[in-house]
RNA sequence: GCAGACGUAGGCCAAUGGUAGGCCGCCGGCUUCACGCGCCGGAGAUUGCGGGUUCGAUUCCCGCCAUCUGCA
Repeated sequence: GCAGACGUAGGCCAAUGGUAGGCCGCCGGCUUCACGCGCCGGAGAUUGCGGGUUCGAUUCCCGCCAUCUGCA
């Protein structure tokens, strides 16, 4: 330099074009003498950035950036 994959909560992952969900972690409550376990509830995401298509984009298209893999 070329090609491909990937980017979503603090971490790891989901999500047929119809306003994003799970697990761990965090906070609170119940329980316990207390901690932990367990149970219940809650907060936390401009879906990497910028455009385009669309009534509507995490999803489709283009450019850029970051990471990984392959080729040179």

Record summary
Model confidence (mean pLDDT): 84 of 100. The RNA shown here (transfer RNA) has 72 nucleotides and comes from a Myxococcales bacterium. Lineage of the source: Bacteria > Pseudomonadati > Myxococcota > Myxococcia > Myxococcales.